RNA sequence: UUCUUAUCAAGAGUGGUUAAGGGACUGGCCCUAUGAUACCCGGCAACCUGAACUUUUAUGUCCAACGGUGCUAAUUCCAGCAGGUAAAAUCCUGAAAGAUGAGAA
Numbered sequence: 001u002u003c004u005u006a007u008c009a010a011g012a013g014u015g016g017u018u019a020a021g022g023g024a025c026u027g028g029c030c031c032u033a034u035g036a037u038a039c040c041c042g043g044c045a046a047c048c049u050g051a052a053c054u055u056u057u058a059u060g061u062c063c064a065a066c067g068g069u070g071c072u073a074a075u076u077c078c079a080g081c082a083g084g085u086a087a088a089a090u091c092c093u094g095a096a097a098g099a100u101g102a103g104a105a
Base pairs, nucleotide, nucleotide: 001105002104003103004102005101006100007099008098013041015040016039017038021031022030023029025080026079027078028077042072043071044070047068048067049064050063052061053060054058076097081094082093083092084091
C1' cells in the first nucleotide's frame, strides 16, 4: 500500500510548552490570540489482551486501563451517490468515501 472483517448517537482537562492555523477531500457550516496545531502530562474507552462465570460454547455475561493500539469541539459536524417522503424547506433509509482495531497478502 491492497484485501477481508467489526465498530463509528456514549465517554474523556479551568494543566504545561509552543504560537496560527484547524475540522481527511469538495461544497457548506463551524472552531480558533478567552490560544489553532504539535508535543508532554492528565483523562476516556474493553478493539487486541488478561481474569471470572454460564454450559443455550457463543456474535454469551461480567471484571480489569499493568501491556499493544485508539480517542479526548460539534453524530464520522452536515451533505456529496441511490431510493423513499414533502408544495417547498425539510425528514428517513441504504451505499460510497473516511477513521480505528484485528487478521491476511
Record summary
This is a predicted structure of a 105-nucleotide RNA (SAM riboswitch aptamer (S box leader)) from Clostridium ljungdahlii. RNAcentral holds the sequence, with entries from Rfam. Lineage of the source: Bacteria > Bacillota > Clostridia > Clostridiaceae > Clostridium. Of the family's consensus pairs, 97% are formed in the model. The prediction has a mean pLDDT of 83.